Predicted 3D model of a 350-nucleotide part of an RNA (small-subunit ribosomal RNA, central domain) from Baekduia sp. The coordinates come from a structure-prediction model, not an experiment, and the mean pLDDT is 89. The source organism's lineage runs through Bacteria, Bacillati, Actinomycetota, Thermoleophilia and Baekduia.

Context: one part of a larger RNA
Order: sequence, then structure tokens, then C1' cells
RNA sequence: UUGGGCGUAAAGCGCGUGUAGGCGGCUUGGUAAGUCCGCUCUGAAAGCCCGGGGCUCAACCCCGGGAGGCGGGUGGAUACUGUCAAGCUCGAGUCCGGAAGAGGCGAGUGGAAUUCCUGGUGUAGCGGUGAAAUGCGCAGAUAUCAGGAGGAACACCAAUGGCGAAGGCAGCUCGCUGGGACGUGACUGACGCUGAGACGCGAAAGCGUGGGGAGCAAACAGGAUUAGAUACCCUGGUAGUCCACGCCGUAAACGAUGGGCACUAGGUGUGGGAGGUGUCGACUCCUCCCGUGCCGAAGCUAACGCAUUAAGUGCCCCGCCUGGGGAGUACGGCCGCAAGGCUAAAACUC
Repeated sequence: UUGGGCGUAAAGCGCGUGUAGGCGGCUUGGUAAGUCCGCUCUGAAAGCCCGGGGCUCAACCCCGGGAGGCGGGUGGAUACUGUCAAGCUCGAGUCCGGAAGAGGCGAGUGGAAUUCCUGGUGUAGCGGUGAAAUGCGCAGAUAUCAGGAGGAACACCAAUGGCGAAGGCAGCUCGCUGGGACGUGACUGACGCUGAGACGCGAAAGCGUGGGGAGCAAACAGGAUUAGAUACCCUGGUAGUCCACGCCGUAAACGAUGGGCACUAGGUGUGGGAGGUGUCGACUCCUCCCGUGCCGAAGCUAACGCAUUAAGUGCCCCGCCUGGGGAGUACGGCCGCAAGGCUAAAACUC
């Protein structure tokens, strides 16, 4: 609870689709609900304002007059909002064209490397560290050559680059498929924006069932270090990491910055598209649109900084904040197999 705010002080839901609702382009006409004006009814008394009077004054009291919100009726106004009807094309969308992309899903496939196995060569060490030791090795290791197995990840290209709503996405090929930008006309004719609930997506870890398991590696064991060392370092090593299906629903889910539209100096890089100049042609150069960075004007900001990708100037819609601790806890409810998640206090205390 009005107000003021939400990049870093408390505060933008992790992200989307969308229901109700809120808000909504240009033109004409009707209507007159909202809106505005007049009249009228109502508006008890007291109170309030004005005038007069009574207690010696005043407070107080009495008399008269006046005003007054909401609401009802009625007549009128029609700019704006609503509503009905008709129309428009600039918002929104559809079609068409060539191009870009780690966007998603499925299937297949390639080379390097690690490990393991088999065989060859070969002999006493290897490994590891600050130094060591545990460990491995004469039952032949390490090194090296050949062959094989298997799993996971894709060096260079690679970018300050691209795509996606976010999470996120990277070897190569094929198939299926989403979205966006640009260009030119044609078409629909406000079909739009936002979005309480709702629904869906959602890194890692974790959970269930089944598979898989090379490397790495919580837990664990051992060796060191140390006063100790339940650590940092070393040798091992199981869940897990991988796949399928089903859960979980969290995060510094960050640009710590919700979405949409419009407006407000420039400079410079880069990705995509279109046009122009030029050329035999490709570059270069110039212009426009979209994306993505840096630097800066006005303005904003407590400062830092932001600055056409706004944190500037406005409008629309949603979410959220309201001193610190207690506490994102208890209780209740809903969800979950569990772990726990969501919603969310108070006493007390400073």
C1' cells in the first nucleotide's frame, strides 16, 4: 500500500506458448454507455457557512437563511473512450526469390590420442615429486614395432565469428525438421501488444529400470606434507561421467538489465542480405536493411558507468521490492520414488 523504486544498494519470474484481463492504427456514419452541461427529486435532526437573538462575555444554546457528496428521473452536447455498421493500408501476417547458420531430431561414418589384449625387438629399471614414498617391473615392465578390442571426445579450421526463446549447440555425410534476415511485387485487411492462472521447455548434480564403461574421477584406501592434515601434492580407485526410457525443476539459469512500439549526434570493426560505381572478371569503394562488438554527443546516474543493442525521452502490459538477523526457515498446502522443490510466516533480537 499512497508513493518511490528494481545493472552493482531490497527488487526482472531461468525461458517460451498462450487463457482471462488490461491496452490498441487511419477514415466516415449511426448510437449516446463512459464524459460534459441544464432542470428536477432525494439529500431527517444535529453539524458546516451567513444573518439575528439568549445566558454580564465566551464556550454553549435558540431562531431564520444558505451550501453540500453519492444516487434517481428528465432535456441537451458529441471532441475523446466505448459500441454498431462500412471502408483504408502504414501495424501484423501469407505467397514468391536467391543466400547464411555448432538451431533441433534420427541414422551412418572418419582420423588422432589414452587404456587394455596378442605377438616381435630389447634389458633393468619405470613412474612420480619441491624432494620423496606408496605403486608398477627379471613371472621381462618402461621404450619401440605390428596386429586387434573397446569407450569417450572431436586438434587445426576457430574468430573479439555464427545459430537458438532460454538452457544451450562444434569431426564428416545423408534423411526429416523449426526459426530468422534480405529483395521485389501480389494478397489478407488491425487479424495487434502484453499476459494473472495454465501448459511446455529447461545446464550440472541427483533418482528409477536396463545397458555400457577407454579416460577422468566425489566417496574410499595407501604414500607424502604437517604440531595435526579427516586437505592442498602423489599412487590407486567406486558411484558418476556415456546410451535408452522415465523422473527431478534447481543455478552467479548473468547483460546480475522483463516484453512491445516510437523518438533522440556521430565514429570505427565484424557476420548475413540487397543495390550502385567500377572492371574482361574477382576485389576495392559508396548507399540501404538485419545481427553482433568497441569508442563516444546530448541526456541520465549516488557514483561506477549507460549512451540508436539505453541505464536517454515517452506510452502499453506483466513480474517484483519496502531495514538487518531469525529465514527462503517453521507450520499448512501442492508436487516428488527419494533427495528435495514451490508457496511462505511469527515470537524474539539489533